[in-house]
This is a predicted structure of a 1364-nucleotide RNA (small-subunit ribosomal RNA) from an uncultured bacterium. Its Rfam family is "Bacterial small subunit ribosomal RNA". The RNAcentral record of the sequence draws on Greengenes.
RNA sequence: UUAGAGUUUGAUCCUGGCUCAGGACGAACGCCGGCGGCUUGUCUAACACAUGCAAGUCGAGCGAGGUAUUUAUACCUAGCGGCGGACGGGUGAGUAACACGUGGGUAACCUGCUUCAUAGAGGGGAAUAGCCUUCCGAAAGGAAGAUUAAUACCGCAUAACAUACACAUUUAGCAUUAUGAGUGUAUCAAAGGAGCAAUCCGCUUUGAGAUGGGCCCGCGGCGCAUUAGCUAGUUGGAGAGGUAACGGCUCACCAAGGCGACGAUGCGUAGCCGACCUGAGAGGGUGAUCGGCCACAUUGGAACUGAGACACGGUCCAGACUCCUACGGGAGGCAGCAGUGGGGAAUAUUGCACAAUGGGGGGAACCCUGAUGCAGCAACGCCGCGUGAAUGAUGAAGGCUUUCGGGUCGUAAAGUUCUUUGAUGGGGGAUGACAAUGACAGUACCCCAAAAACAAGCCACGGCUAACUACGUGCCAGCAGCCGCGGUAAUACGUAGGUGGCAAGCGUUGUCCGGAUUUACUGGGCGUAAAGGAUGCGUAGGUGGAAACUUAAGUGGGAUGUGAAAUCCCCGGGCUCAGCCCGGGAACUGCAUUCCAAACUGGGUUACUUGAGUGCAGGAGAGGAAAGCGGAAUUCCCUAGUGUAGCGGUGAAAUGCGUAGAUAUUAGGAGGAACACCAGUGGCGAAGGCGGCUUUCUGGACUGUAACUGACACUGAGGCAUGAAAGCGUGGGGAGCAAACAGGAUUAGAUACCCUGGUAGUCCACGCCGUAAACGAUGGGUACUAGGUGUAGGGGGUAUAGACUCCCCCUGUGCCGUCGCUAACGCAAUAAGUACCCCGCCUGGGGAGUACGGUCGCAAGAGUAAAACUCAAAGGAAUUGACGGGGGCCCGCACAAGCAGCGGAGCAUGUGGUUUAAUUCGAGGCAACGCGAAGAACCCUACCUGGACUUGACAUCUCCUGAAUUACCCUUAACCGGGGAAGCCCUUCGGGGCAGGAAGACAGGUGGUGCAUGGUUGUCGUCAGCUCGUGUCGUGAGAUGUUGGGUUAAGUCCCGCAACGAGCGCAACCCCUAUUGUCAGUUGCUACCAUUCAGUUGAGCACUCUGGCAAGACUGCCCGGGUUAACCGGGAGGAAGGUGGGGAUGACGUCAAAUCAUCAUGCCCCUUACGUCCAGGGCUACACACGUGCUACAAUGGCAGGUACAAAGAGCCGCUAACUCGCGAGAGCAAGCCAAUCUCAUAAAACCUGCCCCAGUUCAGAUUGCAGGCUGCAACUCGCCUGCAUGAAGUCGGAGUUGCUAGUAAUCGCGAAUCAGCAUGUCGCGGUGAAUACGUUCCUCGGACCUUGUACAGACCGCCCGUC
Repeated sequence: UUAGAGUUUGAUCCUGGCUCAGGACGAACGCCGGCGGCUUGUCUAACACAUGCAAGUCGAGCGAGGUAUUUAUACCUAGCGGCGGACGGGUGAGUAACACGUGGGUAACCUGCUUCAUAGAGGGGAAUAGCCUUCCGAAAGGAAGAUUAAUACCGCAUAACAUACACAUUUAGCAUUAUGAGUGUAUCAAAGGAGCAAUCCGCUUUGAGAUGGGCCCGCGGCGCAUUAGCUAGUUGGAGAGGUAACGGCUCACCAAGGCGACGAUGCGUAGCCGACCUGAGAGGGUGAUCGGCCACAUUGGAACUGAGACACGGUCCAGACUCCUACGGGAGGCAGCAGUGGGGAAUAUUGCACAAUGGGGGGAACCCUGAUGCAGCAACGCCGCGUGAAUGAUGAAGGCUUUCGGGUCGUAAAGUUCUUUGAUGGGGGAUGACAAUGACAGUACCCCAAAAACAAGCCACGGCUAACUACGUGCCAGCAGCCGCGGUAAUACGUAGGUGGCAAGCGUUGUCCGGAUUUACUGGGCGUAAAGGAUGCGUAGGUGGAAACUUAAGUGGGAUGUGAAAUCCCCGGGCUCAGCCCGGGAACUGCAUUCCAAACUGGGUUACUUGAGUGCAGGAGAGGAAAGCGGAAUUCCCUAGUGUAGCGGUGAAAUGCGUAGAUAUUAGGAGGAACACCAGUGGCGAAGGCGGCUUUCUGGACUGUAACUGACACUGAGGCAUGAAAGCGUGGGGAGCAAACAGGAUUAGAUACCCUGGUAGUCCACGCCGUAAACGAUGGGUACUAGGUGUAGGGGGUAUAGACUCCCCCUGUGCCGUCGCUAACGCAAUAAGUACCCCGCCUGGGGAGUACGGUCGCAAGAGUAAAACUCAAAGGAAUUGACGGGGGCCCGCACAAGCAGCGGAGCAUGUGGUUUAAUUCGAGGCAACGCGAAGAACCCUACCUGGACUUGACAUCUCCUGAAUUACCCUUAACCGGGGAAGCCCUUCGGGGCAGGAAGACAGGUGGUGCAUGGUUGUCGUCAGCUCGUGUCGUGAGAUGUUGGGUUAAGUCCCGCAACGAGCGCAACCCCUAUUGUCAGUUGCUACCAUUCAGUUGAGCACUCUGGCAAGACUGCCCGGGUUAACCGGGAGGAAGGUGGGGAUGACGUCAAAUCAUCAUGCCCCUUACGUCCAGGGCUACACACGUGCUACAAUGGCAGGUACAAAGAGCCGCUAACUCGCGAGAGCAAGCCAAUCUCAUAAAACCUGCCCCAGUUCAGAUUGCAGGCUGCAACUCGCCUGCAUGAAGUCGGAGUUGCUAGUAAUCGCGAAUCAGCAUGUCGCGGUGAAUACGUUCCUCGGACCUUGUACAGACCGCCCGUC
């Protein structure tokens, strides 16, 4: 003392990148800014610098000059001389180096001042600056002459434990040598000053110490190998020179060495360290301030002086630059402190003082000191303090919000009580100073006074990540660290309110570490995610069996020295605390020396056999190389024969070959290539690869044996060798096949797939190339770890007369599988398990295995191998769906088999389009289009034109009035408006109804959004599915159940099964219909009895019928099949038979499906109008296109006449009989019926008879004219019907397409809703009444289940590639 999160997917697990939360900074920028303390402050231009200062001092070394004067002194100054200017201060350009760090060496060295010790200082000499005179020069400066001093300079004397040499010797050392005591020879010193003096300061020699340096060595710390070779003073020798000193440091000679894959040389970058930041640590990054070392001082070079320099504020030379100049010549160096310009995102005062600490000089006083101590500027950083405290609920006003009730800012404010840190004013006043001396500074600190008074911002609020609402905006403006927000309801933009965080700061940007185990030493991987080299041999290197002895390099332990101080940590102390500072300790994981140990690794020696190899004995094999031989087949022959019109080829064709005789067939010949059967997840080989047979040469493996060697082994960077196919070179060869190419097809095109030809090539020899999905996508070696079952080679045992068989062992090659491993898939003794050793390789996707460079190659190209830029993913495995011109199985009027249609005509109707003042709106594949609309002349009506109204046509609330209402008249197109007459109702007595008036809240909107919604509906689909609980399996998404074998209309049922149960669906329960019974008989019925024109009436309720209640059908029975099942086939009985027929009933969900114009509703919009009223018009337009229908095209028909049989409905603002009139539509009159009673209401096809005779007709009826009828205020735009007349297109319909499986299709009429009137539409009703279904192969449509592939998941109407 180790924290994670977001982001790849529909979801999951994994791999993997990107991003975030933390800390830090010599920082900068934005907004904001009260105080104090302590730090820090040109990171860029080692760019250039104005001005001032930063190193002087000594008169007690010396002479000289001068000033003052009390004449004896004091003082000043240039010069000579001494010491110091080699310290202190700055900067980091250079430097990859003994520069730095650390530890050593110096027997190869020096050291001024300083300390201790030693012995001394005798006696001389010659100059020189200055001063003076003269001269040159613009200046800087210089020259000549004369004269002068010293602690300046020079001889001489003296001297050793100094130095050098020689001799012999002690001790030590690896050695050169060092050391001690000796002998001899030679060489070398000195300076004075102050004081009355004592004495002090100096001087000389030598030794020792201390301090500071020089040199040498071990080890350590950057990148690039797309830098692999470098080096002639280079490496070494012996000699000389030089140095304080060793040394090629330098020189002459001799030798040819030296360095390098443990990375030389080159290039790039960089001052190094203590330390600082981060981190759990290991590490990673940095080298500001402080401290140590180095280097540099405008650039380059050089030496002088000196103890020390090759010298920041010294000298000389050269270069650049700046300045002065009389143009001849001179002067300068802020990387010292301030300061200026410039560069830059960016970094301060031309301050005070030597009071303290320290430094230089001096005997001292003292002088100097931009070192230093302080102050100034800056929130640059760290630390501390304050901006008030307590109380205070009418929860004030105000803001924001609201569901309008409220909520929130909020005890917050105001108010009341209190305090005064900082700031302000006044007073006192230190430590730092030991005797004097204080820049800081009247500072710190203390006391007093007055007033809450003068002092809060910044960022954020979608997730990560603490914190949410409103308005504005409308993929715009903008935000964004990543994911991502914004296209009209934005918690993501902007603003406001609120909230969160930090706070005199807060954010942003940049950089570093962390998180990132995402370079993995600690601590990762390589079958499929990125990653095993194509294979072998082998060098260096790494690793290595078993025993003994030894050594002590690694290793472990003890001791000693060092690891500077500061820093970090612990303890304590001082500033009121803290930061900061001080003291002590610990630590500094390191290095060196020394001692001990000997297990393990290493070194040495000896011995061993199990690893490895050899020998001997065997058998197996497409192992390799060369030579020879063989048969089948293809092709060819201007070889020959037979033979005749085609052959060939394809999905279908054509190009091509063929009457000059092809194809076919027979015989002969030629040539090349490949070797059927055997043949096998069989064999051999390192891999690539190897296949007819024989011979020769040759490699390896295996089994058995245990004679020999004795660890000889494993791996293997570089290296060497081998290495499919294609390709290249030279020379051969060339049958078949066949890139390129040509032609024919296919196609929109077809530089392809298909066809006919065809050249390189394929073959051989020699030489290159050196790559492949060279794959087991799995490097090699060794050991260990359950089994089962094949197969190939060899051996052993048992058995046997022998063979076969059975058991065991080794080697190879397969399958299944336990443990274990894995993200999963899977692997599993042939490991992807458990371990060890060695090599290769990976680090997000794209760019790119590309460019450049160098290497190889004849070339093609190979191998090595980046970056800019760009994205937030790319990817692996598995899951659920969806999809497939995948598979299996099944269903449906889906196809097939049929029937009738549509598409052509006319008309009706809807839609599009066009037109229009308006042609209101919606619906748009199926699933819009005779749809909303079950019925637009007005109305409806929403549209257009015109005219009007404005609290409104309608609702609620307040007040006032009383009338409301209705004839009538005027006006108007109408509403509106005007006139005039009559004239209240109910009441519980409170009032209410109704109408008018006033004001405002509000009404109103068929205006928008169906992509904000509710509700409703369509569709897949009446398809058989959709789920859940518990359990189990899986890391998980999920799976299982629901899959499987049967069966069904059905997830219907049965059997089986890690599942067992359950729910919504299916089925059943409901309604109609088919049969019967029973009950009830009026308005129904009529067998019997009577009666009538007539069930008309009496009578009756048997029958029909009506409508209540029951029964009936359940695979219940039989036979067969089937698993003794479910169930299926057949049969009996039955009115009905296998859900009897029909209806209602629509699972989880899908389509942002439809509808804001049925209704409801959020938000937005309009408010004398987008609301309301009225008249007229429009929704009915018409070159055209489409859908749905009706009527037809005729003889299964039309027309005329006659005759028969329904069901289901409707009816009082109604249905309307009968009668009369009318050709008719209809009219008139008038019974019945609120309906089993009356009416609509004759059903029509059918049937019988007659005419028509295949024509645009006696078909068809459009269109048009005339005359009428009905409804209605009103039929002009724009209704329906009737009569007469007119008599269009149409002669069965192209491609295509629809419906229907039985009382169905087809055909025939009837009714109803809507409705004043207006159906060919819609919804119902009955009549007549078929054909066909082999079957599920196919086409095509839809659907269910299982399985498979997938780069799809808004799911194939997907995704996605390339060209333009």